[in-house]
Large-subunit ribosomal RNA, domain VI from a Dysgonamonadaceae bacterium, 253 nucleotides, folded computationally. The prediction has a mean pLDDT of 85. It matches the Rfam family "Bacterial large subunit ribosomal RNA". Rfam links the family to the GO terms structural constituent of ribosome and ribosome.
Context: one part of a larger RNA
């Protein structure tokens, strides 16, 4: 842009894509078979491997905007306390998110159809025989389906439901943004407001701040689960989403 007005929701499935793996053990059964040694088909169950999908409750990784410890050196006049640099200086942890080594699920319940090799029925040519020449059946992890996903630009543009429609329906610009994201796009919100920030509370992380008191000659201990804190969950209009502008139709009347 189209799908002959517009919005929201639910769909059909032309067509396309994906999946398709496999082992061990046990029962059947020490049965059939076999002199014995040995040892099944068929059927059933349990537990795995690899592979794939989804997810982050658990177990881990990451987590240079979180917390702590610590070395050297510069600075804040000095002490104390901080801060810069040194690979994030080094080290110990770690929320959200993202992740796998983690968790859950899958290849099927169960088909069905047409077949391959193969096995057959009936059956002539050729009074017999012959699965084949006419005809009919069975028969694979393979084919079509079945299962999962996309899907009406399927221009052949489909269907259903609800609603709106004249200075309007509706859409866009602009702003605050994230479950979205390279940019467009998509989603949420724009004061009739919780969209983001801030603040408050909670979860969670770190691990008991500074100053002071007390004990100790001191290091240090203690009063004290303290102090600090990114992304998490809520609450709260304190701040910012101002005012506004543009596009805009068929039937009908």
């Nucleotide at each position: 842009c189209g799908c002959g007005g517009g919005a929201g929701a639910u769909u059909u499935g032309c067509g396309g894509g994906g999946c398709u793996c496999u082992g061990a053990c046990a029962c059947u059964a020490g049965u059939a078979c076999g002199a014995g040694a040995g040892g099944a088909c068929c059927g059933u169950g349990u537990c795995g491997g690899a592979c794939g999908g989804a997810c982050c409750u658990c177990c881990g990784g990451u987590g240079a905007a979180c917390c702590g410890g610590u070395u050297g050196u510069g600075c804040c006049g000095c002490c104390a306390g901080g801060u810069g640099c040194a690979u994030c200086g080094c080290c110990g942890g770690g929320u959200a998110g993202c992740u796998g080594c983690g968790u859950c699920c899958g290849g099927u319940c169960a088909a069905g159809g047409a077949u391959a090799a193969g096995c057959g029925c009936u059956g002539a040519a050729a009074g017999c025989a012959u699965c084949u020449a006419a005809g009919c059946g069975c028969g694979a992890a393979g084919c079509c389906g079945a299962c999962c996903c996309c899907a009406a630009g399927a221009u052949g543009a489909g269907a259903u439901c609800u609603c709106c429609u004249a200075a309007u329906a509706g859409g866009g610009u602009g702003g605050u943004u994230a479950u979205a994201g390279a940019c467009g796009a998509u989603g949420a919100c724009c004061u009739u407001g919780a969209u983001a920030g801030g603040c408050u509370g909670c979860a969670g992380g770190u691990g008991u701040a500074a100053a002071g008191g007390c004990g100790g000659u001191a290091a240090c201990g203690u009063c004290a689960a303290a102090g600090c804190c990114g992304a998490g969950c809520a609450g709260u209009a304190c701040u910012a989403a101002u005012u506004a502008c543009c596009c805009g139709a068929a039937c009908g009347a």
NCBI's taxonomy places the organism under Bacteria, Pseudomonadati, Bacteroidota, Bacteroidales, Dysgonomonadaceae.